RNA sequence: GCCUCGGUAGCUCAACCCGGCAGAGCAACUGACUUGUAAUCAGUAGGUUAAGGGUUCAACUCCCUUCCGAGGCU
Numbered sequence: 001g002c003c004u005c006g007g008u009a010g011c012u013c014a015a016c017c018c019g020g021c022a023g024a025g026c027a028a029c030u031g032a033c034u035u036g037u038a039a040u041c042a043g044u045a046g047g048u049u050a051a052g053g054g055u056u057c058a059a060c061u062c063c064c065u066u067c068c069g070a071g072g073c074u
Base pairs, nucleotide, nucleotide: 001073002072003071004070005069006068007067010026011025012024013023020057028044029043030042031041032040050066051065052064053063054062
């Protein structure tokens, strides 16, 4: 230098291919239970979907550029 894959909640990952309300588990917080803690149960909060632009009625999803990470080729 070229190619492939990845970047989504504090963490691990779905949703993407085939555009249509952004989700789960764990963690956090509140409440119940308990002498108290843990566990358990119920609930709450948490997102510029790496960044910018384009297409579209509508973009995490499609297209372009850039940044970051992993692997491969030379």